Source information:
This is a predicted structure of a 158-nucleotide RNA (glmS glucosamine-6-phosphate activated ribozyme aptamer). Its Rfam family is "glmS glucosamine-6-phosphate activated ribozyme aptamer". Rfam's curators write: This entry contains a glucosamine-6-phosphate activated ribozyme that is found in the mRNA for GlmS. GlmS is an enzyme that uses fructose-6-phosphate and glutamine to generate glucosamine-6-phosphate. The ribozyme catalyses self cleavage of the glmS mRNA that is thought to regulate GlmS activity. Rfam links the family to the GO terms regulation of gene expression and catalytic activity. The family's RNA type in Rfam is riboswitch. Of the family's consensus pairs, 85% are formed in the model.

């Protein structure tokens, strides 16, 4: 340095709950409701998308639904900066520049892509929850298309 095997990082709209909201029971009070107390519970991000390596900073893209997806803690593949590895851009190589990340350039139009909610069937006294088939996004990426994507040196060919 290479190969093989095993383990881990990596679950990342992800995990958690002291606030909050909601439910049930108890007792108090009350015409009744409301209310506050105690105990036990429930909810608290729906999918799409996202990682070369190291360090620092910030505290994260897209829509769907809903209006607690509120509030908070922890984490995080985003973004910015530095270094480094790789890759694309010229006929090749090296150096540099710029973009990018092993699906490895940019721009434009086109194409195709979700789950929840709701519904149905179950579980639970209830708040709520499990499962199932169908419908409906946007951004990134992707697919083909169009346009646009280096300088220097050396070498080679004509």
């Nucleotide at each position: 340095g290479u190969u093989u095997u095993c383990c881990c990082c990596a679950a990342a709209g992800c995990g958690c709950c002291a606030g909050a909201g909601c439910c049930u029971g108890c007792g108090g009070a009350g015409c009744g409701u409301a209310c506050g107390g105690c105990a036990g519970g429930c909810u608290g991000a729906c999918g799409a998308g996202g990682a070369g390596a190291a360090g620092g900073g910030u505290g994260a893209u897209c829509g769907a639904a809903a209006a607690u997806u509120c509030g908070g803690c922890g984490g995080a593949u985003g973004c910015c900066c530095u270094u480094u590895c790789g890759u694309a851009u010229u006929g090749u190589u090296c150096u540099a520049a710029u973009g990018c990340g092993a699906g490895a350039u940019g721009u434009g139009a086109c194409g195709g892509c979700a789950a929840a909610u709701a519904u149905g069937c179950g579980g639970g006294u209830a708040a709520c929850u499990g499962c199932a088939a169908a419908a409906c996004a946007a951004a990134u990426a992707c697919g083909g298309c169009a346009c646009a994507a280096u300088a220097g040196a050396a070498c080679g060919a004509a």